Predicted 3D model of a 102-nucleotide RNA (TPP riboswitch aptamer (THI element)) from Methylotenera sp.
Of the family's consensus pairs, 95% are formed in the model.
The sequence was found by an Rfam model in a public genome assembly.
Model confidence (mean pLDDT): 75 of 100.
[in-house]
RNA sequence: UUUUAUUGCUAGGGGUCUAUAUUUCUUAUCGAAUAUAGUGAGAUACACCCUUUGAACCUGAUGCGGGUCAUGCCGCCGUAGGGAAUGCAGCGUUUACUGCUC
Numbered sequence: 001u002u003u004u005a006u007u008g009c010u011a012g013g014g015g016u017c018u019a020u021a022u023u024u025c026u027u028a029u030c031g032a033a034u035a036u037a038g039u040g041a042g043a044u045a046c047a048c049c050c051u052u053u054g055a056a057c058c059u060g061a062u063g064c065g066g067g068u069c070a071u072g073c074c075g076c077c078g079u080a081g082g083g084a085a086u087g088c089a090g091c092g093u094u095u096a097c098u099g100c101u102c
Stems, first nucleotide, its partner, number of pairs: 001096001006090004010085001011051004016045001017038008057082003063076004
């Protein structure tokens, strides 16, 4: 010097659902608020996740199969189509090369 991994900073991207109960609203449904429960990193968090080595997230999708009180809850779809930095800095490790010394 280079390669890889990792941390921080700056910048950017992303999602926020389902069930039950209560209250509120309404002729009723819908909607809103709160609490509890389910999955998850995250269900409005001064948070969490992701940034091209990109299943973070979106589309297809009112899709297909399984399961659940219910919901991407799980799987398929998925080597599909899109998707935000080849940013800066520090420490450590490793590889290769070069120089010096013994």